[in-house]
Context: one part of a larger RNA
Parts: sequence; C1' cells; structure tokens
RNA sequence: GGAGCAAGUACCAGGAUUUACACACACACACCGCAAGUCGAACGAGACCUUCGGGUCUAGUGGCGCACGAGUGCGUAACGCGUGGGAAUCUGCCCUUGGGUGCGGAAUAACUUCCCGAAAGGGAUGCUAAUACCGCAUAAUGUCGUAAGACCAAAGAUUUAUCGCCCAAGGAUGAGCCCGCGUAAGAUUAGCUAGUUGGUGGGGUAAAAGCCUACCAAGGCGACGAUCUUUAGCUGGUCUGAGAGGAUGAUCAGCCACACUGGGACUGAGACACGGCCCAGACUCCUACGGGAGGCAGCAGUGGGGAAUAUUGGACAAUGGGCGAAAGCCUGAUACCAGCAAUGCCGCGUGAGUGAUGAAGGCCCUAGGGUUGUAAAGCUCUUUUACCCUCGGAUGAUAAUGACAGUACCGGGAGAAUAAGCUCCGGCUAACUCCGUGCCAGCAGCCGCGGUAAUACGGAGGGAGCUAGCGUUGUUC
Repeated sequence: GGAGCAAGUACCAGGAUUUACACACACACACCGCAAGUCGAACGAGACCUUCGGGUCUAGUGGCGCACGAGUGCGUAACGCGUGGGAAUCUGCCCUUGGGUGCGGAAUAACUUCCCGAAAGGGAUGCUAAUACCGCAUAAUGUCGUAAGACCAAAGAUUUAUCGCCCAAGGAUGAGCCCGCGUAAGAUUAGCUAGUUGGUGGGGUAAAAGCCUACCAAGGCGACGAUCUUUAGCUGGUCUGAGAGGAUGAUCAGCCACACUGGGACUGAGACACGGCCCAGACUCCUACGGGAGGCAGCAGUGGGGAAUAUUGGACAAUGGGCGAAAGCCUGAUACCAGCAAUGCCGCGUGAGUGAUGAAGGCCCUAGGGUUGUAAAGCUCUUUUACCCUCGGAUGAUAAUGACAGUACCGGGAGAAUAAGCUCCGGCUAACUCCGUGCCAGCAGCCGCGGUAAUACGGAGGGAGCUAGCGUUGUUC
C1' cells in the first nucleotide's frame, strides 16, 4: 500500500514506488485556465478625461528581469558527489574609495499610403524620438610595451534634491578550473590506448591545460584490477540494531544532470537557456493543400499503465522574489490557506454511579445446578464529542492592508442522546466446551490436524488480544 468488514471527532505530518508514457482531441453548444513580468521619473505617438494646472490608459522603441523560483531522476561509476587543499580566472545588481559626465551626427520601429497571403505572417514607400546607434574631444592610478610612446569612455530624467551614466581600484556575493583521499557488482571481462603520453611553434578561452592544430619523440594506463559488461543520481540524513554493522536516499536541505528525441549556436555579467531561437526526426493539430502551429519531468486537470496516491479551489493578508523614485503591479513561489483519502503519529469519545427475584433468553449439565452477569432492565446523574440556536470574538499587522474566517476560542440550549469493530483460542502463544463432519469438506507461519467421541475443519456458546482500527500479503533490519 490493496481487498474485506467496520468507521465518531480534533491536531500535526506526509500523499505518482509503475509509463523521463501521451496530453485538451472528440461529442449539439460550453473547454481549457493560470505558472514572468515590470518601468510613462528613458522615448516619440495614439485614445480618453480635464477645474486647462494637468491626469489616466496603452500597441511600439528602450532598460532591468526572464540563468532565480518551481519540476523530474532519463543519463552519469564520473573530480558527478563528499571532504580537504590549490592558482592561472570572471563576477550584473550591492558596499567603499578616487576621478569624469564636453561637442556633434546618421538612422529606425511605432505611424502614413500601398501590396501579397486562407492563416501564421511578410514586403515596399514616406515621416519621427530617445538613457537605442555612431563619430570627434578629453585620458591615468587603466591596457599594450624593456622604454620611448601608442590606445580606450560616458546619458540623461524629474525637479532642487535626488535617481542615474562612464573609467579605475578594493570588497562582498556568486560562478568557472585543477589536485589528494573516499564513493556498486562481475576476472565465466586481461590486456587497453594514435590526440593516445610528453615536448616545441602557433591558435583558442574570463582562465591553467592536447582544449585545438603543425612538427618531433614513443610514450601513457593495468592483478594496489586498466579495459569491458551490468546496475545506480551523490550527500546531510532515514529505517533497524545494545553497539559494531546492515539496508536505504520519499518528505526537508546542499550539489549534479535533464526539459518531446538528437545537434547547434545567438543574446547576455551569467545559458548552450523547462514556459527563447535555428536545423533534423517522431508524434499531434489547423489548412482555401500553397503553407503554418505545438511541446505539463510548473499548478490544478485528462487519457493510459498500475495493487496504488488528491481539487481544473482561495489569497497575495504574511514570508520571500522580479520591476519601479514611489504609489503599486506580477508571483500555481509560498514554514499563507482551504478541499479529498484512517496514509501515519498523537489526543479524546462511544457514557458515569447504583442496581440480585442473580429476571427473561442463549449455552453447558452428573438435571441438583452452572455460566453469560452488575451485564441488562429499573433508579439517580453528567454532556466531552457530534448537533442546534444565540451573544461575544481573537493572535497572525499594524500608519494602513486578513485569503484563512465570523474560523479558533468563550458564554447559552436540548437529550444517553450522534458513535465498535477486527483477529485469535493444539504447542510455540494469552484464551475451552458442545454440535456437525468422518483422510471427506477443509485448516496450516513451523511442528502438524481430519479415517465416528476433532479444545487444530465448519457452526454455536464462552474466553483471550488489540481497538477507530484489526488481521493479511509484500519489503527492510
């Protein structure tokens, strides 16, 4: 975890172990929705409102973000991970410090007018702005160089104080690289390797390096297990155990890898980029047959597979993230919530007291009685939980803002009322009698029961154990 039977409640935690399978097609209509945006205090333009002061909204250019957060474990036996070191590096935003921010230019989208196309979309003409693009100037503590010297930058906005921009140095953070040690099985895998191992010249990178290339040398690894094959994400941890160990890697946290399958680069501080681009392939959809569109291993949800795992929910109130001067906007992130399922752990309840003619009924019997059993009924109470009504009502957040939620909690009301099952009873192992059956039907974890007096099968009465669970099966120690 499944089936069965049974099932009252509260809190907390976890919920796809299988197919890294495919995903919104179809049906008369209605079907997918959301998960990454933001800035008008960079810019022109348009629309609307106007108290004529201005304001609001936005498609486009531009900036920042989209490399975070979220998912999965395919691949990987590897410097991938863990741990301890190292030098030849980069680092947007942030912090500290020292300087600078002068003068010009040419375009282009939006828009206009046309054209092509079923659509997706594309083309032409004309116009325009910028913190978009380009040139000149300035130039060291920067770069190159032995030196002389050569070379390299900028952008403004709102409004009177800020936010920016450029160069350089240092820091912080993050990242890349190298090394020692550790990290699964098989020898029914014993030899493996030509960019292979090293050097020189050249190239390349942010950076060391056969990283790449030309030439030269012939090396390098291996029973301390190379190579090959199989399996596998690694760790902190988790389970078990007195420990040593053994097994494991769900949830949470760190690292790695991947994003329909394979390959590639572009942009950028950072990607070879899950919701970006290009090419090829498989699949699905649209098409006017010319051509187009797509990628849930994001959150919900569907089909399929399976023994098997949830809602197409609410909110940005809190925590955190992106953008913004701010107000704010976005956020299926969310130790923010609600829903579903006894999946687990823990708590509570299903009544309490009294009650012997030891009632009736059941079962057993030596027929006297015994047992169920204070159990029931009866009497006297209580009201947790559930229910009802009603009053009050938080903390979480305060300058203001509460999804949860009129929830938790508190006061009031009625009435034992709303709530018990499962397995076992031969020994191991707590708990025994009768009837039925007759090596049959059946039981069984092991030993073993059953062939006419079965405490072992089936039923009944009684008993034992656990209890909102119980037993069973699988798995680990």

Notes: Predicted 3D model of a 477-nucleotide part of an RNA (small-subunit ribosomal RNA, 5' domain) from uncultured Sphingomonas sp. The prediction has a mean pLDDT of 82. It matches the Rfam family "Bacterial small subunit ribosomal RNA".